[in-house]
RNA sequence: GGGCUCGUGAUCUAGUGGUUAUGAUGUCUGCUUGACGUGCAGAAUAUCCCCGGUCCGAAUCCGGGCGAGCCCA
Repeated sequence: GGGCUCGUGAUCUAGUGGUUAUGAUGUCUGCUUGACGUGCAGAAUAUCCCCGGUCCGAAUCCGGGCGAGCCCA
C1' cells in the first nucleotide's frame, strides 16, 4: 500500500429499515441474614465510533473518515 470482517451501557452481546435498542455479568438501593454470601424485587448507566447522503422514517442502506482484527504485498 491492497483486500476482507468488525465498531451498540462499565464488560460481553441480540437487534440488519418502523412502537420503549435485547439479554447476561458488573454497580447501587430495598427485602431476606446476627453478619457476609446466596436468593428475590427495583433502579441507574447508550447522542448505537465520527461526518455527510438516501428515505415519510436509519443502530440497520450508501459514501467518506477514524479505530481494531485477519489475510496479501
Predicted 3D model of a 73-nucleotide RNA (transfer RNA) from Candidatus Altarchaeum sp. The source organism's lineage runs through Archaea, Candidatus Altarchaeota, Candidatus Altarchaeia, Candidatus Altarchaeales and Candidatus Altarchaeum.